[in-house]
């Protein structure tokens, strides 16, 4: 000591689906429909690798979350910070 890559800070960007009903002063508890884009589980399609195998989805569940605002939100940009690490 550069790119790429992993992780991570801050910002931007962001959909879906009840301001359901019913007890209860409240706190909260029940019950019916729904969502999927935090996290989790399960599958493995492509591609990678050291190839009967393991890595691994935006697909599946919906267990956690969630279904007016608000907060939260994946991915994906931008700025930075560790790590890696060629010549």
């Nucleotide at each position: 000591g550069a790119a790429c890559g992993u992780c991570u800070g801050g910002c931007g960007c962001g959909a879906g689906a009840g301001u359901g009903c019913c007890c209860g002063c409240a706190a909260g508890g029940g019950u019916c429909g729904c969502c999927g884009a935090a996290g989790g589980u399960g599958u493995a399609a492509a591609g990678u690798g050291u190839c009967c195998c393991a890595c691994a989805a935006a697909c599946a569940c919906u267990c956690a979350g969630g279904c007016a605002a608000a907060a939260g939100g994946a991915c994906c940009g931008c700025c930075g910070g560790a790590c890696c690490g060629a010549a």